[in-house]
RNA sequence: GGCCCCAUCGUCUAACGGCUAGGACACCACCCUUUCAAGGUGGGAACAGGGGUUCGAUUCCCCUUGGGGCUA
Numbered sequence: 001g002g003c004c005c006c007a008u009c010g011u012c013u014a015a016c017g018g019c020u021a022g023g024a025c026a027c028c029a030c031c032c033u034u035u036c037a038a039g040g041u042g043g044g045a046a047c048a049g050g051g052g053u054u055c056g057a058u059u060c061c062c063c064u065u066g067g068g069g070c071u072a
Base pairs, nucleotide, nucleotide: 001071002070003069004068005067006066007065010025011024012023013022018055027043028042029041030040031039048064049063050062051061052060
C1' cells in the first nucleotide's frame, strides 16, 4: 500500500429502518442490619466524527478517525 472486520452508558453487551436505545456489573440514594457484606427498591449514565439515501437512520451507502486481522 491492498483487502476484510470492529466502534452503543464507567466496563461488558443487546437492539426486523419506526423503542422512552434494553440488560449485567459498577456508581449514587433509600430500606434491611448494632456495623460491614449479602439482599430489596429507586435513580443518573451511551449510539466515534462528517456527509448522503429515506417520510423516518444506532441500523443502509460514502468519506474520515481509532482499533484488530490477512497479504505484499
A computed fold for a 72-nucleotide RNA from a Gemmatimonadota bacterium, annotated as transfer RNA.
The same sequence occurs in records of 4 taxa.
Its Rfam family is "tRNA". The family's RNA type in Rfam is transfer RNA.